Predicted 3D model of a 303-nucleotide part of an RNA (large-subunit ribosomal RNA, domain VI) from a Candidatus Methanofastidiosia archaeon. NCBI's taxonomy places the organism under Archaea, Methanobacteriati, Methanobacteriota, Candidatus Methanofastidiosia. RNAcentral holds the full RNA, with entries from ENA.
[in-house]
Context: one part of a larger RNA
C1' cells in the first nucleotide's frame, strides 16, 4: 500500500514449520522354547536409574555491586554518623535469575515398501497377479505443539463509530423522470406536437468545513538493544509515597549499672548487662488518591 466505509476484538485454518525421545540394570517370562548333553534365549509385562527435551522456583543449593551486621587503614578535630580503599575485606541474605533442585516427558490409528500369503485365470494342472483380496517397517500420513487471511478466491462472527454541510468539474438524458421560460411546427383559438437549454436529478470525481471510532504523547512493567509487546490514564490502585502484613540482619544510639586493667590517687577505662526479638532495611503481598498519569497532537470514514 492492498484486502471495496473507518476502527476494534474473538476466531477459522488453506498453507508452512517443529516433532523428542533414547537407553543400561533388575524382576518376570524361564531353567521354559531350543539342544543328545554341556548349555541356554526371545516377544509381552513390571520396576528402578542415566542421558536428552520442555517447563518451573514450593523444597535444596548457587548467585544476590538491594539490604543488615562485624572489622582493618585513612580522612571528615573528638562522640555519633559517614566518604575512599576490587562490593576494602569478612559473616549472613528477601525478591529476581538459576541447577546441583522440582514437575512432565505417550504411543495409537490409517495407507504402504521390501517381503509373506489367499483366491485365481491366461495355460482344464500349477501359479502371491493378470482382475480381486489379507498382512506387513524406527520410514509416510493423522492425532500433539508453533506460525498463519498478503490464502489476490485477501475469509467468518461480534462490538463501536459514521454514512453531515458548503462550493465545484465532467458525463448522461438512461427515467412512460419532474420543472421553468423562451423557440419552431400545426391550429382562428383554447391547445397539441417537436428539438434544444437551465434547474432538480443519476453517475464519476475535486476542494473546504465539521469530525466518530482509533492512534500518539503521558504514568508504568509480567515486556524490552531501538522499534515492538502488555497494563494504566481521575468513572483511576498504573508507578511512587504512606500505613499494615510478611520477611532480612541480629540486639542501634543515648542513658543506667557492673567493671579487667592503668593511675600523678584527682580519675581514665576495654568489655559486659539492662533498656532491646532492638535499630536499620526490603525487589514481596495488601490497603490508602498524598504525588505523577497534565496539557496537547496526529491520522481520519463520512454511500
Nucleotide at each position: 500500500u492492498g484486502u471495496c466505509g473507518g476502527g476494534u476484538g474473538u476466531c477459522u485454518g488453506a498453507g508452512g514449520g517443529a516433532a523428542a525421545g533414547g537407553u543400561a540394570g533388575c524382576c518376570c517370562c524361564a531353567g521354559u522354547a531350543c539342544g543328545a548333553a554341556a548349555g541356554g534365549a526371545a516377544c509381552a509385562g513390571g520396576u528402578c536409574g542415566c542421558c536428552g527435551u520442555g517447563g518451573c522456583c514450593u523444597c535444596u543449593g548457587g548467585u544476590g555491586g538491594a539490604u543488615c551486621g562485624g572489622u582493618u587503614g585513612u580522612c571528615u578535630g573528638a562522640c555519633a554518623a559517614g566518604g575512599c580503599a576490587c562490593u576494602g575485606c569478612c559473616g549472613a541474605g528477601u525478591a529476581g535469575c538459576u541447577a546441583c533442585g522440582c514437575c512432565a516427558u505417550a504411543g495409537u490409528g490409517g495407507a504402504u515398501a521390501a517381503a509373506a500369503g489367499c483366491u485365481g485365470a491366461a495355460u482344464g494342472c500349477a501359479u502371491c497377479u493378470a482382475a480381486g483380496c489379507u498382512u506387513g517397517a524406527a520410514g509416510c500420513c493423522a492425532c500433539u505443539c508453533c506460525c498463519a487471511a498478503a490464502a489476490c478466491g485477501a475469509g467468518a462472527c461480534g462490538c463501536c463509530c459514521a454514512u453531515u454541510c458548503u462550493c465545484u468539474u465532467g458525463u448522461c438524458g438512461c427515467a412512460u423522470g419532474g420543472u421553468g421560460g423562451g423557440g419552431c411546427u400545426g391550429g382562428u383559438g383554447a391547445c397539441a406536437g417537436c428539438a434544444a437549454c437551465g434547474c432538480c436529478g443519476a453517475c464519476a470525481g475535486g476542494a473546504g468545513a465539521c469530525g466518530a471510532a482509533g492512534g500518539c504523547u503521558c504514568c508504568c512493567a509480567u515486556a524490552g538493544a531501538a522499534g515492538a509487546u502488555g497494563g494504566g490514564u481521575u468513572u483511576g490502585a498504573u508507578a511512587g509515597g504512606c500505613u499494615g502484613g510478611g520477611g532480612g540482619u541480629g540486639u542501634a544510639a543515648g542513658c543506667u549499672g557492673u567493671g579487667a586493667g592503668c593511675u600523678u590517687c584527682g580519675g581514665c577505662g576495654a568489655a559486659c548487662a539492662g533498656u532491646u526479638c532492638a535499630g536499620c532495611c526490603c525487589a514481596c503481598c495488601a490497603g490508602u488518591a498524598c504525588u505523577a498519569a497534565c496539557c496537547g497532537c496526529c491520522u481520519g470514514a463520512g454511500g